Predicted 3D model of a 181-nucleotide RNA (Lysine riboswitch aptamer) from a Candidatus Zhuqueibacterota bacterium. Its Rfam family is "Lysine riboswitch aptamer". From the family's description: Riboswitches are metabolite binding domains within certain messenger RNAs that serve as precision sensors for their corresponding targets. It was read from a public genome assembly, where an Rfam model found it. The coordinates come from a structure-prediction model, not an experiment, and the mean pLDDT is 82.
RNA sequence: CGAUUAAAUAGAGGCGCCUGUUUCAUCAGUACGUUCCGGUCAGGCCUGCGGAGGCUGCUAAACCGGAAGAGAAAGGGGACCAGGCCGAGAUAGCCGGAUUUUCCGCUGAUCCGAUUAUCGGCCCGACUUGUGAAUAACAGCCGGUCUGUCACGGUAAUUUCCGUGGAGCGCUAUUUAAUCA
Numbered sequence: 001c002g003a004u005u006a007a008a009u010a011g012a013g014g015c016g017c018c019u020g021u022u023u024c025a026u027c028a029g030u031a032c033g034u035u036c037c038g039g040u041c042a043g044g045c046c047u048g049c050g051g052a053g054g055c056u057g058c059u060a061a062a063c064c065g066g067a068a069g070a071g072a073a074a075g076g077g078g079a080c081c082a083g084g085c086c087g088a089g090a091u092a093g094c095c096g097g098a099u100u101u102u103c104c105g106c107u108g109a110u111c112c113g114a115u116u117a118u119c120g121g122c123c124c125g126a127c128u129u130g131u132g133a134a135u136a137a138c139a140g141c142c143g144g145u146c147u148g149u150c151a152c153g154g155u156a157a158u159u160u161c162c163g164u165g166g167a168g169c170g171c172u173a174u175u176u177a178a179u180c181a
Stems, first nucleotide, its partner, number of pairs: 002180010014086001016085005022079003034068006043056004048106005089119005095113006120147002123144003128140004149166006
């Protein structure tokens, strides 16, 4: 100096990933609540269901329809800025916890943590599935383009191009340790 194995550190892929404040539009002249009119009627509310407890209703509650006045918010989305990053992060399963009702139980939903599996990344598409107010957006499934990386094969020659395939438990660089020569 070289090869192999393991560990650590630092990096690359680009409309790169995620989070947060502010702001804008949408949600929506919607929901809730108020008054009046008509209908109907003995139950109704605190809860999606059940139990307990409480409040309320023939002085007409609740429900349906109409009119008047008044009138939101959350989630999701765009933009700027800031932050954390390159299994970034995302999805699904199981476990535990918290919230969702005055209390208990059940179910569902949301969030957090851990764990297992899958996915290199962006983008596009559909008589597709789910969430959603939505034709937005997100996620799933399927298909396709592009791109990065490594391996193999071919080709070029001063740092090229093409084809096939794999996956991030990858790739590149450096360092340390061990082994081999």